[in-house]
Context: one part of a larger RNA
RNA sequence: ACGAACGCUGGCGGCGCGCUUACACAUGCAAGUCGAGCGAGAACCAGGGCUUCGGCUCUGGGGACAGCGGCGAACGGGUGAGUAACACGUGAGUAAUCUGCCCUCGACACUGGGAUAGCCCGGGGAAACCCGGAUUAAUACCGGAUAGCCUUUCGAGCUCUCGAGCUCGUCAGAAAAGAUGGCUUCGGCUUUCGGUUGAGGAGGAGCUUGCGGCGGAUUAGCUUGUUGGUGGGGUAACGGCGCACCAAGGCGAUGACGGGUAGCUGGUCUGAGAGGAUGGCCAGCCACAUUGGGACUGAGAGACGGCCCAGACUCCUACGGGAGGCAGCAGUGGGGAAUCUUGCGCAAUGGUCGAAAGACUGACGCAGCGACGCCGCGUGCGGGAGGAAGCUCUUCGGGGUGUAAACCGCUGUUGCCCGGAACGAAACGCCAGAUUCGUCUGGCUUGACGGUACCGGGUGAGGAAGCGCCGGCUAACUCUGUGCCAGCAGCCGCGGUAAUACAGAGGGCGCGAGCGUUGUCC
Repeated sequence: ACGAACGCUGGCGGCGCGCUUACACAUGCAAGUCGAGCGAGAACCAGGGCUUCGGCUCUGGGGACAGCGGCGAACGGGUGAGUAACACGUGAGUAAUCUGCCCUCGACACUGGGAUAGCCCGGGGAAACCCGGAUUAAUACCGGAUAGCCUUUCGAGCUCUCGAGCUCGUCAGAAAAGAUGGCUUCGGCUUUCGGUUGAGGAGGAGCUUGCGGCGGAUUAGCUUGUUGGUGGGGUAACGGCGCACCAAGGCGAUGACGGGUAGCUGGUCUGAGAGGAUGGCCAGCCACAUUGGGACUGAGAGACGGCCCAGACUCCUACGGGAGGCAGCAGUGGGGAAUCUUGCGCAAUGGUCGAAAGACUGACGCAGCGACGCCGCGUGCGGGAGGAAGCUCUUCGGGGUGUAAACCGCUGUUGCCCGGAACGAAACGCCAGAUUCGUCUGGCUUGACGGUACCGGGUGAGGAAGCGCCGGCUAACUCUGUGCCAGCAGCCGCGGUAAUACAGAGGGCGCGAGCGUUGUCC
């Protein structure tokens, strides 16, 4: 010094922190959102028609559940298993690269088509779910046109850091979608949000590389896609990345190869420093998501709460077949010396979606439990005897506890009771005004924590002290008991009849809501 544990003890507050078995998990929640992309539309309400009075049906409103489509789900949250590696840190390179949303600038949005889910009908299945028929929409899908720019083929010129940039010509190719509000002479025009294409930016990512950071030689040789070349393949991109052929190389005592251990860093602890140790919380990067493998979608994943296959395990089953993955937040069992609530809220901050209202958000903000840590406060303050009682020691005179108590006076931190009562909130939005049309100003609205913090009043010393030690190291001494016993002990060592070392007591020393012990590091 500690993410500690254990023993004894325990009043309050603030701020932090709180599984070792990457063991298995009941239950709930943790990623949705958009009706201003699309079709359909239950309950319910109003009106009309029919009625065998059960109800049926039409129109309008209403919008649930589900579906198509878009964006998100690759973020956020967890864990440290693996990894000795360009994984990380730091510096450089990419003329070898990609980039959705966002910002800036330019060009454009013409004309057609066929489906499909849902719904309806029928069928299969215990279920999960599946199959067939009919029908329908789109910002879903597919043609054609156009092509400034872009990609590609070929060619020319200039510059160059030589797989780059610029200019010109040529061949081929690649686009699109609407919704909403307003006006309308119903032809359209236009606002806002979107769509396509290109250039640039910002932020993000991939790849390459210099240097740096564990231990052992009782590991000395290692290597065949191995090392290099040519070719074509693959990738966003370089590359044995994969393949065919060719050559025989490449690494190593400056420690290769194999084995052990380990996520790395900013930092943290210690130390005068140098150094040593360490990497919990927080932040950055990496890796992983029951074990192993694989790809799909996508701007981005080789995807924790997606898919497929295989293994182990658990569950359901009508035995044919299915379902699952807490190293998300709580919580359970187990393991362990040992580590929390199946809480409240989206009010704030942030995120996703949406034009917005808003929805979702176990991120987050709070509350709960634990002296686990740090810090602060309290458990009273003043007066009060040559000094009560008790206890204790005694040379029996007396000494100590000790101003300590009683007693007198006072205060009111905290606790308890009563009353008042926040900051965190400003917005978005709405209303009003102004406007250079970008926006600005004023008002209204919104608080989980919480009737909490805080403030005022009342009450009353009233509810609040322990733990370790006293032989030397090391601060603090006597009595009794015990008698190498019982015991103590970090080291030296104590105890065998006067033990300052065991046990109890009185007294003392140290720290104090803590004090000791154990473990680990310096």
Small-subunit ribosomal RNA, 5' domain from an uncultured bacterium, 522 nucleotides, folded computationally. The prediction has a mean pLDDT of 82.